The part of an RNA shown here (large-subunit ribosomal RNA, domain I) has 523 nucleotides and comes from Faecalibaculum rodentium. The prediction has a mean pLDDT of 84. Taxonomically the source falls in Faecalibaculum (Bacteria, Bacillati, Erysipelotrichales, Erysipelotrichaceae). RNAcentral holds the full RNA, with entries from Rfam.
Context: one part of a larger RNA
RNA sequence: GGCGCAGGGAGGAUGCCUGGCCACACUGUACUGAAGAAGGACGUGCCAAACAGCGAAAUGCGACGGUGAGCCGUAAGGAGGCAAAGACCCGUCGGUGUCCGAAUGGGGGAACCCGGCAGCCAGAAGGCUGUCAUCCCGAAAGGGAGAGGUACCCGGGGAACUGAAACAUCUAAGUACCCGGAGGAAAAGAAAACAACAGUGAUUCCCCGAGUAGCGGCGAGCGAAAGGGGAGGAAGCCCAAACCGGAGAGAUCCGGGGUAGUAGGACCGUCAAAAGAGUGCGGAUGACACAGCAGAAUGUACAGGGAAGUACAGCCAGAGAGAGUGAAAGCCUCGUAAGCGAAGUGUUGGAAGCAUGAGACGGGAUCCUGAGUACGGCGGGACACGAGAAAUCUUGUCGGAAGCAGGCGGGACCAUCCGCCAAGGCAAAAUAUGCAGUGUGAGCGAUAGAGAACGAGUACCGUGAGGGAAAGGUGAAAAGAACCGCGGGAGCGGAGUGAAAGAGAACCUGAAACCGUGUGCCU
Numbered sequence: 001g002g003c004g005c006a007g008g009g010a011g012g013a014u015g016c017c018u019g020g021c022c023a024c025a026c027u028g029u030a031c032u033g034a035a036g037a038a039g040g041a042c043g044u045g046c047c048a049a050a051c052a053g054c055g056a057a058a059u060g061c062g063a064c065g066g067u068g069a070g071c072c073g074u075a076a077g078g079a080g081g082c083a084a085a086g087a088c089c090c091g092u093c094g095g096u097g098u099c100c101g102a103a104u105g106g107g108g109g110a111a112c113c114c115g116g117c118a119g120c121c122a123g124a125a126g127g128c129u130g131u132c133a134u135c136c137c138g139a140a141a142g143g144g145a146g147a148g149g150u151a152c153c154c155g156g157g158g159a160a161c162u163g164a165a166a167c168a169u170c171u172a173a174g175u176a177c178c179c180g181g182a183g184g185a186a187a188a189g190a191a192a193a194c195a196a197c198a199g200u201g202a203u204u205c206c207c208c209g210a211g212u213a214g215c216g217g218c219g220a221g222c223g224a225a226a227g228g229g230g231a232g233g234a235a236g237c238c239c240a241a242a243c244c245g246g247a248g249a250g251a252u253c254c255g256g257g258g259u260a261g262u263a264g265g266a267c268c269g270u271c272a273a274a275a276g277a278g279u280g281c282g283g284a285u286g287a288c289a290c291a292g293c294a295g296a297a298u299g300u301a302c303a304g305g306g307a308a309g310u311a312c313a314g315c316c317a318g319a320g321a322g323a324g325u326g327a328a329a330g331c332c333u334c335g336u337a338a339g340c341g342a343a344g345u346g347u348u349g350g351a352a353g354c355a356u357g358a359g360a361c362g363g364g365a366u367c368c369u370g371a372g373u374a375c376g377g378c379g380g381g382a383c384a385c386g387a388g389a390a391a392u393c394u395u396g397u398c399g400g401a402a403g404c405a406g407g408c409g410g411g412a413c414c415a416u417c418c419g420c421c422a423a424g425g426c427a428a429a430a431u432a433u434g435c436a437g438u439g440u441g442a443g444c445g446a447u448a449g450a451g452a453a454c455g456a457g458u459a460c461c462g463u464g465a466g467g468g469a470a471a472g473g474u475g476a477a478a479a480g481a482a483c484c485g486c487g488g489g490a491g492c493g494g495a496g497u498g499a500a501a502g503a504g505a506a507c508c509u510g511a512a513a514c515c516g517u518g519u520g521c522c523u
Base pairs, nucleotide, nucleotide: 001522002521003520004519005518006517008515009514015508016473017472020444021443022441023440024439025438026437027436028435029434030433031148032147039100040099041098042055043054044053046078047077050074051073052059061094062093063092064091065090066089070082071081072080105114106113107112115132116131117130118129119128120127121126134145135144136143137142152183153181154180155179156178157177163170167217193200194199204231205230206229207228208227214222215221236426237425238424239370243256244255245254246253247252261404263369264368265367266366267363268362269361270360271359278356279355280354281353286348287347288346289345290344292340293339298313299312300311301310302309314331315330316320322334323333324332375399376398377397378396379395380394381393382392385411406421407420408419409418410417460467461466480507483494484493485492486491
């Protein structure tokens, strides 16, 4: 020195664990903001760096409920206090709530600086309270807006990579992204619809129809509808106009009237007229949520540090889900099943009550029934549909009707037939998503699962936009090692605790690489 064996150091794999996370389902809930939000800065404790809480009334104040013996957060210490005259804690409603932030008196390099006016305090300096941004509506008084919500919705703009095995039409995709706006949902919505000679009867969403019919350098690829079955729904309504009345110089405004497609209405005529449908206001009992209450049944022995294990003998069960307890507990603890519960707030629900209040038939002379609209040309866009035979919807531009004996549609166009009334408006539910709670898992178990199980969007990096970690485990209980020895200390040896200290805080288990020690054999 090599090979092997033994026993160590170092290291932190593995096993076990879980306070964290992931996914889905169900239930509930859904806007906040100038009365200053979301989000922050700075403060705030007897001692207080961090986190959490709170706001100069600052670890907290008041009221009403709940609970019932302890309490002064994480946090174990010292000191000092509070509490059956009910503290702490939990719920609801209030009060306080510095400074920044839409930030709004002016400024500003956010959390800072400097003002005007009025009132009050003060001898002055100064202080306190209130108020003072901009835009819109309004004569004024006064009212409204602004910003946030990482998802969901509607609208205005709108890529490229990519695919087509290249690439230009096409695709990706009306996606990403930007902008505007709204709500708890949004949008859509009461047929100028479908259909096909039979019929349906607003919209939305799901399943099927169907990868069908079609579209397509007929390439890549894109991709319906009718109809059927469900969810939801006993959801449908209101104007404009004709006409009447009032006001006005008038334009016009206000009230009545009226709202349809087998046309309807005005108008004229006849009949009816509150027994009161319906609608609006209104908000009761109730239900749910936000604290909680109550809740059955077991003992002994044994080995063990410890019983829930084993043995023996019992019991409950509308409860044998689960968790904890020194190991493996239906009957020890918390719970679980079946039940119960609110002074207050919110949601839902809609009773009493109040107000308002209708119609039917006939006639067909006259009047009304949404105009720079429908529609057409040119150029675009949307429709599954790329200009195509291209209807339908939309509109930049040019033209431009009828008007009920009217008009639009049924995929060029024409006829017949059928359906339906555009050019005004409103509208719940079924749907989407965020959040909360609960439950579940052939989901993870600390290089996994969220980036984050731990004071993590932290430390750290970057001018910035932004990027972004590592890091869990003593023990049943700190019983966390008094005391003695060596040492400057670190540390170690005793002693003691403990079932165990080779569980000693660099703490469960403790693999390998790597490094010593001893020893056998070989050289």